RNA sequence: CCGGGUUAUCGCGUCUCGUUCAUAACGGGAGGAGGAAAGUCCGGACAGCGCAGGACAAUGUACCGGUGAACAGCCGGCUUCCCGCCUUGCGGGAAAGAGAUAGUGCCACAGAAAAUGACCGUCCUUUAAAGGAUAAGGGUGAAAAUGUGAGGUAAGAGCUCACGGUAUUGACAAGUAAUUGUUUUUACGGGUAAACCUUGCAUGCUGAAAUGCCACAUAGGCUCCGAUUGGAAACAGCUAAACGGUCCGUUUAGUACAUGUAAUUGUGUCGGGGUGGGUAGGCAGAUUGAUCCCGGUGAGUAAUUGCCGGGACAGAUAAAUGAUAACCACCAUGCUUAUGCGUGGUACAGAAUCCGGCUUACAGG
RNA sequence: GCUGGUGUAGCUCAGGGGUAGAGCAGCGGUUUUGUAAACCGCCGGUCGCAAGUUCGAAUCUUGUCACCAGCU
Numbered sequence: 001c002c003g004g005g006u007u008a009u010c011g012c013g014u015c016u017c018g019u020u021c022a023u024a025a026c027g028g029g030a031g032g033a034g035g036a037a038a039g040u041c042c043g044g045a046c047a048g049c050g051c052a053g054g055a056c057a058a059u060g061u062a063c064c065g066g067u068g069a070a071c072a073g074c075c076g077g078c079u080u081c082c083c084g085c086c087u088u089g090c091g092g093g094a095a096a097g098a099g100a101u102a103g104u105g106c107c108a109c110a111g112a113a114a115a116u117g118a119c120c121g122u123c124c125u126u127u128a129a130a131g132g133a134u135a136a137g138g139g140u141g142a143a144a145a146u147g148u149g150a151g152g153u154a155a156g157a158g159c160u161c162a163c164g165g166u167a168u169u170g171a172c173a174a175g176u177a178a179u180u181g182u183u184u185u186u187a188c189g190g191g192u193a194a195a196c197c198u199u200g201c202a203u204g205c206u207g208a209a210a211u212g213c214c215a216c217a218u219a220g221g222c223u224c225c226g227a228u229u230g231g232a233a234a235c236a237g238c239u240a241a242a243c244g245g246u247c248c249g250u251u252u253a254g255u256a257c258a259u260g261u262a263a264u265u266g267u268g269u270c271g272g273g274g275u276g277g278g279u280a281g282g283c284a285g286a287u288u289g290a291u292c293c294c295g296g297u298g299a300g301u302a303a304u305u306g307c308c309g310g311g312a313c314a315g316a317u318a319a320a321u322g323a324u325a326a327c328c329a330c331c332a333u334g335c336u337u338a339u340g341c342g343u344g345g346u347a348c349a350g351a352a353u354c355c356g357g358c359u360u361a362c363a364g365g
Numbered sequence: 366g367c368u369g370g371u372g373u374a375g376c377u378c379a380g381g382g383g384u385a386g387a388g389c390a391g392c393g394g395u396u397u398u399g400u401a402a403a404c405c406g407c408c409g410g411u412c413g414c415a416a417g418u419u420c421g422a423a424u425c426u427u428g429u430c431a432c433c434a435g436c437u
Base pairs, nucleotide, nucleotide: 001365002364004328005327006326007325008324009323010322012032014030015029016028017027018026019025034348038359039358041357042356043355044354045353046207047206048205049204053248054247055246056245058203059202060201061200062199063077064076065075066074067073078097079095080094081093082092083091084090085089098198099197103196104195105192106191107190119138120137121134122133123132124131125130146164147163148162149161150160151159165188166187167186170183171182172181173180174179211284212283213282214281221275222274223273224272225271226270227269228268229236230235237255238254239253240252241251242250256267257266258265291312292311293310294309295308296307297306298305299304329346330345331344332343333342334341335340366436367435368434369433370432371431372430375389376388377387378386383420391407392406393405394404395403413429414428415427416426417425
């Protein structure tokens, strides 16, 4: 990448043409399920809410470059690690690849000790016991205070020197960059952030049963809760709503009437619950695009992409895309000198808004 | 379409970085005239799968598989 084909009969759904007054019905023509349609793990298109925002929280992300609509994925490179081999180089693979001098944690058992240490040993003093010095040697462990050599020392130690190691400051060279090489400054008890955390960057939510429109019908019924305030005014206060959590802010709506000295009571308005009743019908969204396939040509290491030419396109709404027969193709197996004959089988699996990825399933080629 | 949970011995379940536990079942023994009960002992494990972090993973992280439940 392919993953069955051809013919005939009957049947199903969409579009279109015709007959028919029209629906219905009948006839002709053209198309009709995948590489994963799956899992729902990611990224988007689209639709609605808002267009007043801000802070916190929360979530995600973390080397460089390219590609891409994309925060998905893919390609190439650098660094670190792992494996193998023809072993100082080559091949393959992985990365969750910022920070351990901002802070707080953890490192079992063993071991003297795992954030600051002295068991054995070595040296000095001492009759011995004991005391002092030491971290070069040994032991434990995944990990024990930068490695080797020389000097020095009572014995030792970067104590000193030489050559190395890790990190780091500057300069030069190569590279788009990550980074590499050379040289120079400084420091040298650890590991761990897929521990909490810090830093940088990014981020609205919901989801086609989204959402929009039309028609019909009922009882715009009953009941509960909150607000209905102050002030002459300006303004303030209260209640509710406005996209995912909290807070602040902003906007919108309501803030009324009657009785009464007042309290209270009644009616009304706005908003939020409960209960009850009606309807459950139709249209759009709904498939022409970041679209797919074939051929040619160009750029690029590649992913990918430009140009030219040709071709293709399911749209249902309880959900269509099928059934039967014959032949062919492929696979397996038995017989057969070859040719061939017989038997059996042909995988995973079915669109539901659409697209780009990832993962999983798959007889055989 | 959306949202959660579970996977450990034959079965039912604990466990939450230091190397696998309990009860029931099964097997053997004691006791009993014999059985059951009781007591003692034993056996039984890819911690769904794979990769990774770490000295060390059932436990932490990621991916994936299977099953269960809820909303619409």